[in-house]
RNA sequence: GCGGGCGUAGCUCAAUGGUAGAGCGUUUGGUUCCCAACCAAGUGACGUGGGUUCGAUUCCCAUCGCCCGCU
Numbered sequence: 001g002c003g004g005g006c007g008u009a010g011c012u013c014a015a016u017g018g019u020a021g022a023g024c025g026u027u028u029g030g031u032u033c034c035c036a037a038c039c040a041a042g043u044g045a046c047g048u049g050g051g052u053u054c055g056a057u058u059c060c061c062a063u064c065g066c067c068c069g070c071u
Base pairs, nucleotide, nucleotide: 001070002069003068004067005066006065007064010024011023012022013021018054025043026042027041028040029039030038047063048062049061050060051059
């Protein structure tokens, strides 16, 4: 320099055009002599900028970061 993959919650992962979910975590309450476990409720995210569309996490372009391959 060229090509490819990935980027979603604090962490690990879903969601292939129609209001983004789960597990773990965390906060509060309950239970217990206390802790753990368990139960209930809360908490919080689409890397960035454009484009297409009535509507974009999803499709297209650029860009940033990480990884892989080729030279």
Molecule: transfer RNA
Organism: Halomonas shengliensis